[in-house]
RNA sequence: UGUUGGUCCCCCCGCAACACGAACUGGUGAACUCGGUCAGGCCCGGAAGGGAGCAGCCGUAGCUAGGGUAGUGUGUGCCGGGGUGCGGCUGGCAGGG
Numbered sequence: 001u002g003u004u005g006g007u008c009c010c011c012c013c014g015c016a017a018c019a020c021g022a023a024c025u026g027g028u029g030a031a032c033u034c035g036g037u038c039a040g041g042c043c044c045g046g047a048a049g050g051g052a053g054c055a056g057c058c059g060u061a062g063c064u065a066g067g068g069u070a071g072u073g074u075g076u077g078c079c080g081g082g083g084u085g086c087g088g089c090u091g092g093c094a095g096g097g
Stems, first nucleotide, its partner, number of pairs: 001094008009085001010083005015077002017074004024066005034059004042051003
């Protein structure tokens, strides 16, 4: 000087860890006054009919679970794979002085 490795750092991907976390589904659910439909009863009416509306039923906000799943993120990792760097340290080989 050339060439070829190891390791560290750096970068990318995967996996893991941690944090956040839907859609959807189930349960619960207005005990302070949510909505719809409102039997009975009530009110108006001479009647036909109309009105408000309890319970019940069906839903909503909220709460909870399935699930901490999809997804997102990271001052994380004795993990796996890859990349290249005029990077740090270090070794082999060849040639030259």
About this RNA: A computed fold for a 97-nucleotide RNA, annotated as Bacterial small signal recognition particle RNA. It matches the Rfam family "Bacterial small signal recognition particle RNA". The family's RNA type in Rfam is non-coding RNA gene. Rfam links the family to the GO terms signal recognition particle, plasma membrane targeting and SRP-dependent cotranslational protein targeting to membrane, signal sequence recognition. Of the family's consensus pairs, 93% are formed in the model. Model confidence (mean pLDDT): 76 of 100.